A computed fold for a 317-nucleotide part of an RNA from Griffithsia okiensis, annotated as large-subunit ribosomal RNA, domain IV. A source record names the gene rnl.

Context: one part of a larger RNA
RNA sequence: UUAUGUUUAAGGAAUUCAGCAAUUUAUUUCUGUAAGUUCGCAAAAAAGAUAACCAAUAAUUUCUUUGGUAUAAAAACAAAAAAACAACGACUGGUUAACAAAACCAUAGGACUCUGCUAAUUAUUAUAAAUACGUAUAGAGUCUGACAUCUGCCCAGUGCUUAAAAGUUAAAAAAGUUGAUUUAAAUUAAUUUUAUAAGCUUAAGUAAACGGCGGUUCUAACUAUAAGAAUCCUUAGGUAGCGAAAUUCCUUGUCGGGUAAAUUCCGUCCUGCAUGAAUGAUGUCACGAUUGUUUUACUGUCUCUAACAUAAAUUCA
Numbered sequence: 001u002u003a004u005g006u007u008u009a010a011g012g013a014a015u016u017c018a019g020c021a022a023u024u025u026a027u028u029u030c031u032g033u034a035a036g037u038u039c040g041c042a043a044a045a046a047a048g049a050u051a052a053c054c055a056a057u058a059a060u061u062u063c064u065u066u067g068g069u070a071u072a073a074a075a076a077c078a079a080a081a082a083a084a085c086a087a088c089g090a091c092u093g094g095u096u097a098a099c100a101a102a103a104c105c106a107u108a109g110g111a112c113u114c115u116g117c118u119a120a121u122u123a124u125u126a127u128a129a130a131u132a133c134g135u136a137u138a139g140a141g142u143c144u145g146a147c148a149u150c151u152g153c154c155c156a157g158u159g160c161u162u163a164a165a166a167g168u169u170a171a172a173a174a175a176g177u178u179g180a181u182u183u184a185a186a187u188u189a190a191u192u193u194u195a196u197a198a199g200c201u202u203a204a205g206u207a208a209a210c211g212g213c214g215g216u217u218c219u220a221a222c223u224a225u226a227a228g229a230a231u232c233c234u235u236a237g238g239u240a241g242c243g244a245a246a247u248u249c250c251u252u253g254u255c256g257g258g259u260a261a262a263u264u265c266c267g268u269c270c271u272g273c274a275u276g277a278a279u280g281a282u283g284u285c286a287c288g289a290u291u292g293u294u295u296u297a298c299u300g301u302c303u304c305u306a307a308c309a310u311a312a313a314u315u316c317a
Base pairs, nucleotide, nucleotide: 001312002311003310004309005308006307007306010303011302014301019298027051029049030048031047036041038146052069053068054067055066056065081296082295083294084293085292086291087290088288089287093105094104109144110143111142112141113140114139115138121130122129147283148282149281150280152213153212154211157210158209159206160205161204162203163202166201167200168199173194174193175192176191177190178189179188180187181186214232215231216230217229218228241275242272253269255267256266257265
């Protein structure tokens, strides 16, 4: 000096990105227990009290009472710190074997699409197989993700579905024409016509399909604002909600709360650079080694260090 431990007056987070690390709490029995809530929970909430051993006693095995032992009585070991607000994800579960356990994945629930059984879908050596010894309350694919309240407008584009009409359209086929070879038949080259498939064009439908969801100008008898009016463009112009948000550049936005003092946090406002409805929107009990903030308790994190033990390194002998 390093590592691992033990202790450290007074203070008690002043440390730090952050209470990281360490301490505190912890057991038995009894009492008592809030908001919220899906009435199950929350909950060991919180907050308190209690305690050893021996002998006798009493109705009993612990629970009664009395006496004794003992410096000290949950000895040591073992053994939750607690509370509040918010974000995200409903939950239990799974995940980057060896830097990430999470807000990611999954999930029950919801929706759409395909599939009538020799099923759709998938594998293949194209013949076997899975699905399935199943049969639409089944199987497969895609998205969302408990529950509650809901899920607006747009089919112009892309995609998908449907459509005995119309247009367009290949090779093979059929029927000819011309040339060459040739007696003929036939062959071959070029060319014309006929009748055509799917597809494409066309038409309609479809957004819990991919996706999208506007400008400008003016207006009310203070001012301000604009219910309203005009106009341009569009397939349609963002509805309900939520909103400086895990989304807000300007920005440490404005106001309020909390602090002596806060770019964080919580609650409002809406001027949404660039929110928004199953790429789900908004709430939400319970849950979480998740993330942000606050309080109590507690402490060598710190003011500000010090001592000791063990192990190692280094120096000297």